[in-house]
């Protein structure tokens, strides 16, 4: 990197560095100098895997918004191009296994 598979509505603070952008891509809509994103330290959450008698330990992950929403189908509502719910798809993220 590619493939397979499971899950993705919950949960998780403080300080330092640093400075304009960022939230994967696109359209919205949000976050950001009351300093985000990113990196570091301590802390925390708890999904998967391993060890284990265990409430424990380890590996990876995670700590804005449902994976922020959007696409399709169906149903309901309706003045409607609208709104709501359910199911599914595409793409993405994370774990595990394989090449």
């Nucleotide at each position: 990197u590619u493939c397979u598979u499971a899950u993705c509505u919950a949960g998780a603070g403080a300080g330092g560095u640093g400075g304009a952008g960022g939230g994967a891509a696109c359209g919205g809509c949000c976050c950001g100098u009351u300093g985000a994103u990113a990196c570091c330290u301590c802390g925390g959450c708890a999904a998967c895997c391993g060890g284990a008698a265990a409430u424990c330990c380890g590996g990876u992950g995670c700590c804005a918004a449902u994976u922020c929403c959007g696409c399709a189908u169906a149903u309901c509502u309706a003045a409607a191009u609208g709104g709501a719910u359910a199911u599914g798809a595409g793409a993405g993220a994370u774990g595990a296994g394989a090449a």
The RNA shown here (SAM riboswitch aptamer (S box leader)) has 99 nucleotides and comes from an Anaerolineales bacterium. It matches the Rfam family "SAM riboswitch aptamer (S box leader)". Gene Ontology term of the family: regulation of gene expression. The family has 457 seed sequences and 9,625 matches in Rfam 15.1. Its mean pLDDT, the model's own confidence on a scale to 100, is 83.